[in-house]
Annotation
Predicted 3D model of a 69-nucleotide RNA (Pistol ribozyme) from an Actinomycetota bacterium. Of the family's consensus pairs, 90% are formed in the model. Its mean pLDDT, the model's own confidence on a scale to 100, is 80. Its Rfam family is "Pistol ribozyme". For this family Rfam cites "New classes of self-cleaving ribozymes revealed by comparative genomics analysis" (Weinberg et al., Nat Chem Biol, 2015). Rfam links the family to the GO term catalytic activity.

RNA sequence: ACUCGGCCAGGGCGAGUAUAAACAGCCUUUAAGCCCGGUGCGUGGCCACCACUCAGGUGGCCGGUAGGA
Numbered sequence: 001a002c003u004c005g006g007c008c009a010g011g012g013c014g015a016g017u018a019u020a021a022a023c024a025g026c027c028u029u030u031a032a033g034c035c036c037g038g039u040g041c042g043u044g045g046c047c048a049c050c051a052c053u054c055a056g057g058u059g060g061c062c063g064g065u066a067g068g069a
Stems, first nucleotide, its partner, number of pairs: 001017005006039003010036003026068003033041001044062007
């Protein structure tokens, strides 16, 4: 300097060196993805439908880890 930690501007934290992952990202906790703002992609709950032995699929509504330093 660049890339990455769902997606988006910036910043912080951390990792890597051409790759996009991770046991890292203060501690504990949570299914909830590192943190601040947004989103609601993943994820959680409920309902309807398809299928129906089970597994599974589609859509809608609700929520958007919590506490401490």